[in-house]
RNA sequence: UGGUUGAAAAGGCAAACUAUUUGAAAAAGUAGGACGCAAAGCUCAGGGUCUAAGGUUGGAUGUUGCAUCCAUUAUGCUAUGACUGCCUAGCUACCAAA
Numbered sequence: 001u002g003g004u005u006g007a008a009a010a011g012g013c014a015a016a017c018u019a020u021u022u023g024a025a026a027a028a029g030u031a032g033g034a035c036g037c038a039a040a041g042c043u044c045a046g047g048g049u050c051u052a053a054g055g056u057u058g059g060a061u062g063u064u065g066c067a068u069c070c071a072u073u074a075u076g077c078u079a080u081g082a083c084u085g086c087c088u089a090g091c092u093a094c095c096a097a098a
Base pairs, nucleotide, nucleotide: 005096006095012037013036017032018031019030020029021028022027035085041091042090043089045088046087047086048083049082050081054078055077056076057071058070059069060068061067062066
């Protein structure tokens, strides 16, 4: 110095929860707080998961561009929104016993 690896120490990150802000929601930011993490750093590529504002149906009326109202096995479907501390992949990196 490189590889494997993760003893100890230093340093790092920060789940749940609380307050507040943003958002339709999922969720996110900030402050507190630590369950955990050796990549819990980055990319957000593949899979997976969460949400459904908008879109998607039928009927009536006005009207021919559409609008309004009502109804709903549509309490559905849908990512263009999110999660990465669910898995995989790529890139990079601190300390260091053996």